This is a predicted structure of a 354-nucleotide RNA (Bacterial RNase P class A) from a Thiotrichales bacterium. It matches the Rfam family "Bacterial RNase P class A". It is annotated as a ribozyme. The prediction has a mean pLDDT of 76. Taxonomically the source falls in Thiotrichales (Bacteria, Pseudomonadati, Pseudomonadota, Gammaproteobacteria).

RNA sequence: GAAGCUGGCCGGGCAGUCGCGGCGUCGCCGAACGGUGGCGUCGAGGAAAGUCCGGGCUCCGCAGGGCAGGAUGCCAGGUAACCCCUGGGGGGCGUGAGCCCACGGAAAGUGCCACAGAAAACAUACCGCCGAUGGCCUUCGGGCACAGGCAAGGGUGAAAAGGUGCGGUAAGAGCGCACCGCGCGACUGGCAACAGCUCGCGGCACGGUAAACCCCAUCCGGAGCAAGACCAAAUAGGGGAGCAAUGGCGUGGCCCGCGCUGCUCCCGGGUAGGUCGCUUGAGGCGUGCGGUGACGCACGUCCCAGAUGAAUGACUGUCCCCGACAGAACCCGGCUUACAGGCUGGCUUCCAUC
Numbered sequence: 001g002a003a004g005c006u007g008g009c010c011g012g013g014c015a016g017u018c019g020c021g022g023c024g025u026c027g028c029c030g031a032a033c034g035g036u037g038g039c040g041u042c043g044a045g046g047a048a049a050g051u052c053c054g055g056g057c058u059c060c061g062c063a064g065g066g067c068a069g070g071a072u073g074c075c076a077g078g079u080a081a082c083c084c085c086u087g088g089g090g091g092g093c094g095u096g097a098g099c100c101c102a103c104g105g106a107a108a109g110u111g112c113c114a115c116a117g118a119a120a121a122c123a124u125a126c127c128g129c130c131g132a133u134g135g136c137c138u139u140c141g142g143g144c145a146c147a148g149g150c151a152a153g154g155g156u157g158a159a160a161a162g163g164u165g166c167g168g169u170a171a172g173a174g175c176g177c178a179c180c181g182c183g184c185g186a187c188u189g190g191c192a193a194c195a196g197c198u199c200g201c202g203g204c205a206c207g208g209u210a211a212a213c214c215c216c217a218u219c220c221g222g223a224g225c226a227a228g229a230c231c232a233a234a235u236a237g238g239g240g241a242g243c244a245a246u247g248g249c250g251u252g253g254c255c256c257g258c259g260c261u262g263c264u265c266c267c268g269g270g271u272a273g274g275u276c277g278c279u280u281g282a283g284g285c286g287u288g289c290g291g292u293g294a295c296g297c298a299c300g301u302c303c304c305a306g307a308u309g310a311a312u313g314a315c316u317g318u319c320c321c322c323g324a325c326a327g328a329a330c331c332c333g334g335c336u337u338a339c340a341g342g343c344u345g346g347c348u349u350c351c352a353u354c
Base pairs, nucleotide, nucleotide: 001350002349003348004347005346006345007344008343009342010341012319013318014317015316016315017314018313020043021042022041023040024039025038026037027036028035029034045325049336050335052334053333054332055331056330057224058223059222060221064256065255066254067253069220070219071218072217073216074088075087076086077085078084089103090101091100092099093098104215105214109213110212111209112208113207126154127153128150129149130148135144136143137142162180163179164178165177166176167175181204182202183201184200185199186198187196188195189194228276229275230274231273238267239266240265241264242263243262247261248260249259250258283302284301285300286299287298288297289296290295320323
């Protein structure tokens, strides 16, 4: 100097005028609810998005047991919890920093592996190799073919009865041996997943696929702020049909248990107004300590949106990076997706010079 990997932050600024919503305070109107003006103060995000997960909270329910069903899937931690995060193990990609993983089981069973190929799993013979005795021929060197043997060589394919070498054989083949690979066991290290230029045994199960069915382990009540509570007002305490204690109802399905004693459907009518829930939180920031880390503990400090057809807008001047993705609606922790321009920490590789 170039090219990368990874973490953090900002995301138009400043000034003025008018206009919005919450809270506090003062004044005015008002029987009250409330309305209105002045002053002060606060007022959209890193993703508010997607609604994919997990919870807090509210309500129902003997909230219990089981079946079906669903979710997760290496190990150990973090957390309120999780399918999230951290660290480690294994696998894959990359020269590397790093990144990704739907990562239990194929020796419980079933299914599938197109086309090609002889054959796709207790699996095979297309090309081929051998072919003794016996048979045929012979220039007596040998040649041919049958019975029989082989799967080592070639071909096909994503994948074809483990690889390399030596021996052996008619020709071969773990047929035998050595090393590697694989399986099992012991020992050592590690909490563990696992690891081992440690040891022993075994010629060794006949591939792959479970994001196929399945098996195994762990976990799982449901509905949701349009939850729910209160106040006020209005109407038609209307009409019809069905089941009925051996019944019916009880917040996913089925069964048992338990509780209650009525329940279901159709037509028609009224209300859809107001208040609460509603923002002090598993909260933010700072410092210290512990931990590899996620994070935890202690002390201090701050209050930082609560709208409800839905609050942040309009205008002017100026600066410049000329403004991206984009607006809370009960709250919080994650994941995923989008993002113009800019600032910055750490790490890797290459080139040149000293």